[in-house]
Molecule: Bacterial RNase P class A
Organism: Pseudomonadota bacterium
């Protein structure tokens, strides 16, 4: 100088002006509210694919069915994650990729030998085959059953002997180990009107109502309280297995300890438009001054580790491979 691995990080920056959605202050108010302040999307908020936390339900114990997970050890609340380390494969090499317990429990599938598999035990099973029997056929001759007897087993394993031994479990199974279900539209709390339930009062000796009172008409309910449930509201809601920092112990992964921070909290759902400068990178134009378009993936929804997937462009460190100079 140039090509690569692996791991971190960022992923528009300032100003104005207008507006949204929680808090806080301070005023006003029968309500409605009005000023000021400080907040207010991601590194993946996403797939909802794995694991926990919460919340309610079931639930004596044990097995069955079904599901996941499989080297060895370490981490974590927990995992199917992550570290480390053994092996196999690929790469010069940094590094990267692997679902990896049994194949004398059992079934199935496949592969070589061999003329032939229903097979690996000692080849009972399979195949060849005499005498014999069937069947076809004018005949010659085929064809089918068919006993002892025979064939054929190697590749591996230090492989010459002996002796052992087919592969496949990402096919079923067998064996360890784990796992109840639903899920914030969970779950609790306050709670309208109608509506219906209960329970008492009153009431065909006329209640209620017309109607505040007497009369009158009318004619079967009317009145109170309870209690469930919706509709609407509040809680749950963001202080947490939280982040940053430093010091330790440890290869790490991650723990311990100290100091320091508080960073959305909406609920048909706010977190946004415009406007000036500048940048990054891309296309376009050009009198070479410089104009003008575009500007990655994508938006929280109880909350959290984690895998995956998607993203224009930049920045760091660390290793490895070539080349080149000293």
């Nucleotide at each position: 100088g140039g090509g690569g691995u692996u791991g971190g990080c960022c992923g528009g920056a300032c100003a104005g002006c207008c507006g949204c959605u929680g808090c806080g202050c301070g005023c006003a108010u029968c309500u409605c509210g009005c000023g000021c302040g400080g907040a207010g999307a991601g590194g993946a908020a996403a797939g909802u694919c794995c694991g926990g936390g919460c919340u309610c339900c079931a639930c004596a114990g044990a097995g069955c069915a079904g599901g996941a997970u499989g080297c060895c050890g370490g981490c974590u609340a927990a995992c199917g994650g992550c570290c480390g380390g053994a092996c196999g494969c690929c790469g010069c090499a940094a590094g990267g990729c692997g679902a990896g317990g049994a194949a004398c429990a059992g079934g199935g599938c496949c592969a070589c030998a061999g003329a032939g598999a229903c097979g690996a035990g000692u080849a009972a099973g399979c195949c060849c085959c005499a005498a014999g029997g069937g069947g076809c056929g004018c005949a010659a001759g085929c064809c089918c059953c068919g006993a002892a007897g025979g064939g054929u087993g190697g590749a591996c394993g230090u492989g010459a002997a002996a002796c052992g031994c087919g592969g496949u479990a990402a096919c079923c199974u067998c064996c360890a180990u784990c796992c109840g279900g639903a899920g914030c539209a969970a779950c609790a709390c306050c709670a309208a009107a109608u509506a219906g339930g209960c329970a008492g009062g009153c009431g065909a000796u006329g209640a209620c109502g017309c109607u505040g009172c007497u009369c009158g008409c009318c004619g079967a309910g009317u009145c109170u309280g309870c209690g469930g449930g919706u509709a609407g509201g509040u809680g749950g809601c963001u202080u947490g297995a939280g982040c940053c920092c430093g010091u330790c112990a440890g290869c790490a992964a991650u723990g311990a300890c100290g100091g320091g921070c508080c960073u959305a909290g909406a609920g048909g759902a706010a977190u946004g438009g415009c406007u000036g400068u500048c940048a990054u990178g891309g296309g376009g134009g050009u009198u070479c001054g410089c104009c003008c378009c575009c500007u990655a993936c994508a938006g929280a929804a109880c909350c959290c580790g984690g895998c995956u997937u998607a993203c224009a462009g930049g920045c760091c460190a660390a290793c490895c491979c070539c080349u080149u100079u000293u």